[in-house]
RNA sequence: AAAGGAAAAAGGCAAAUUCGUCGAAAGGCGGAGACGCAAAGCCACGGGUCUAAAGCCGAAGGGCCAUGAUUGCCGGGUUGCCGUC
Repeated sequence: AAAGGAAAAAGGCAAAUUCGUCGAAAGGCGGAGACGCAAAGCCACGGGUCUAAAGCCGAAGGGCCAUGAUUGCCGGGUUGCCGUC
């Protein structure tokens, strides 16, 4: 430097649920909690998915729409711990 994650060690993260809080919602953040994770570190860049406040359409029920959200849906970029070769 490249490949790769068998077994381990040191550490790390934290699904569901629940309490508080922010948000129109999806969802975020903090506490408790552990289903799992070798990038479950970081970046909404491509695709997917979720939501639909504002806006537009409609007589109405309602429909459309991301500028909102998700990286623990997949891909890509980037940084990195410990073994193996």
Molecule: c-di-GMP-I riboswitch aptamer
Organism: Deltaproteobacteria bacterium